Transfer RNA from a Candidatus Daviesbacteria bacterium, 72 nucleotides, folded computationally. It matches the Rfam family "tRNA". Rfam classes the family as a transfer RNA. Gene Ontology term of the family: triplet codon-amino acid adaptor activity. It was read from a public genome assembly.
RNA sequence: GCGGUGGUAGUUCAGUGGUAGAAUGUCUCCUUCCCAAGGAGAAGGUCGCCGGUUCAAAUCCGGUCCACCGCU
Numbered sequence: 001g002c003g004g005u006g007g008u009a010g011u012u013c014a015g016u017g018g019u020a021g022a023a024u025g026u027c028u029c030c031u032u033c034c035c036a037a038g039g040a041g042a043a044g045g046u047c048g049c050c051g052g053u054u055c056a057a058a059u060c061c062g063g064u065c066c067a068c069c070g071c072u
Base pairs, nucleotide, nucleotide: 001071002070003069004068005067006066007065010024011023012022013021018055026042027041028040029039030038048064049063050062051061052060
């Protein structure tokens, strides 16, 4: 330099054009003498960044950054 895969909640990951979700973690409450376990609820997201297409983009297209893998 070229190609491929990936980047979404604190963490691990879903989500192939129409309200951004799960598990786990955090906080509050219930249960208990206390802890753990269990139950209920809440907070937490400019979907790596910029632009384009579209009535509508995490999703499609272009560029770019980062990580990993391969080729040279």